[in-house]
Context: one part of a larger RNA
RNA sequence: UGACAGGGGCCCGCACAAGCGGUGGAACAUGUGGUUUAAUUUGAUGCAAAGCGAAGGACCUUACCAGGGCUUGACAUUUCGCGAAUCCUCUUGAAAGAGAGGGGUGCCUUCGGGAACGCGGACACAGGUAGUGUAUGGCUGUCGUCAGCUCGUGCCGUAAGGUGUUGGGUUAAGUCCCGCAACGAACAUAACCCUAGUGUUUAGUUGUCAUUGUUGAGUUUAGAACCCUGAACAUACUAUCGGUGAUAAGCCAGAGGAAGGUAAGGAUGAUGUCAAGUCAUCAUGCUCCUUAUGCCUUGGGCGACACACAUGCUACAAUGGCCGGGACAAAGGGUUGCUAUCCCGUGAGGGUGAUCUAACCCCAAAAACCCGUCCUCAGUUUGGAUUGCAGGCUACAACUCGCCUGCAUGAAGCCAAAAUCACUAGUAAUAGCCGGUCAGCCAUACGGUGGUAAAUUCGUUCUCAGGCCUUGUAUA
Numbered sequence: 001u002g003a004c005a006g007g008g009g010c011c012c013g014c015a016c017a018a019g020c021g022g023u024g025g026a027a028c029a030u031g032u033g034g035u036u037u038a039a040u041u042u043g044a045u046g047c048a049a050a051g052c053g054a055a056g057g058a059c060c061u062u063a064c065c066a067g068g069g070c071u072u073g074a075c076a077u078u079u080c081g082c083g084a085a086u087c088c089u090c091u092u093g094a095a096a097g098a099g100a101g102g103g104g105u106g107c108c109u110u111c112g113g114g115a116a117c118g119c120g121g122a123c124a125c126a127g128g129u130a131g132u133g134u135a136u137g138g139c140u141g142u143c144g145u146c147a148g149c150u151c152g153u154g155c156c157g158u159a160a161g162g163u164g165u166u167g168g169g170u171u172a173a174g175u176c177c178c179g180c181a182a183c184g185a186a187c188a189u190a191a192c193c194c195u196a197g198u199g200u201u202u203a204g205u206u207g208u209c210a211u212u213g214u215u216g217a218g219u220u221u222a223g224a225a226c227c228c229u230g231a232a233c234a235u236a237c238u239a240u241c242g243g244u245g246a247u248a249a250g251c252c253a254g255a256g257g258a259a260g261g262u263a264a265g266g267a268u269g270a271u272g273u274c275a276a277g278u279c280a281u282c283a284u285g286c287u288c289c290u291u292a293u294g295c296c297u298u299g300g301g302c303g304a305c306a307c308a309c310a311u312g313c314u315a316c317a318a319u320g321g322c323c324g325g326g327a328c329a330a331a332g333g334g335u336u337g338c339u340a341u342c343c344c345g346u347g348a349g350g351g352u353g354a355u356c357u358a359a360c361c362c363c364a365a366a367a368a369c370c371c372g373u374c375c376u377c378a379g380u381u382u383g384g385a386u387u388g389c390a391g392g393c394u395a396c397a398a399c400u401c402g403c404c405u406g407c408a409u410g411a412a413g414c415c416a417a418a419a420u421c422a423c424u425a426g427u428a429a430u431a432g433c434c435g436g437u438c439a440g441c442c443a444u445a446c447g448g449u450g451g452u453a454a455a456u457u458c459g460u461u462c463u464c465a466g467g468c469c470u471u472g473u474a475u476a
Stems, first nucleotide, its partner, number of pairs: 001476001004472002007470005013464001015460002019423001021421003026314001028312006034305002042053002064300007073125001077124001078122006087102006107114002127289002130287003136283002138278003141274001143272001148187001150185004154163003167178003193266003198234007209223001211222001237260001240254001242252003303442001320374003324370002332363003337356001342351003382413001387408007429452002432449004
């Protein structure tokens, strides 16, 4: 000087408390461990691994296993020889490949040849998702968006070091003020950036409709006010009033205002810590393989299943289930596409095919509300697992191993012990919609979007994490 303490003081955080809804019990989905296996490829392991890498494993992917093949190789450079290349048919084979036959000569040219491509040979070499993240770069997690971490000069100390950065207030903040052997400064904080909230100006098509006529319909005509969309600007700064405070920084309350004290949300992550994670994104040192640890291919596996854990989804019902009816979003996506309309089908879907490269056309709402039914707590008109049969779609292909539909079947489950998690407002809870990846989809995931819409916060004694000051002992 740090670290530590079931030492002290001050402070803060959904940390506790106050609320609200979950997990833990059930079934299922996904991931992990374990076990099994020819293989169940692999990484990640308290918080900070486990719906994580994977924004999508039937083949491919694929790294794993069993067969069948290749050895200058699937790929790159050099060199030699032959032929342009592409193409078609047959045999064999699970395919990769192997064999046979046929057709065919383009482009440039100084007519020597050349470019591109194919086949065969040679030597250097290629290749490796093989090892080491404890050799590394880069990227990332974490404490933590916590308020800290340092430097120059000066001063103090023999020195390690200290001071500044401590003290009195204050703040979300080492934020600001005052004081002080310190005076200044860098990185973080804040601000600058993006989104949405308010207004003005400008622009009116594909968007809008107050007025005028018109229609089944903003459908059409005029119109540019409103809404909306895009652009540019304005606005909030404790500016103003009162109180309080040390005449400070600030704090409390009010007015005005669309918005008030960082208005809200996002992006932004200091010095460092964990030899944290990643050699399987990529790059890379060293080591290792080189007729194989490389490459091609068929089939299988990554999907196994006494079990354990993690994250979710669906429920256990009447604030509900079911039937019918007419409503209201935002943000996205669409040409190998989204697909209206009409017809067929109980349905998944099939046929037809208008418009749309999109403010134009399409995908396209549910809860809520209204009418009815169930009629009282029952394993039910609850719940939907599982299983049988019959179909649909995608795709060379749906057995291992896809999704969806119809009929039948109708399991556990009656609110869950110890324990434990999220959340302070348009938030929790609840009900939908969309997107990426993608032929299809194991998505109940992930990322967005808007609808309905709460309760509670006395406070800091306690639990946990963290910051500052100080005391103590042993230790580095």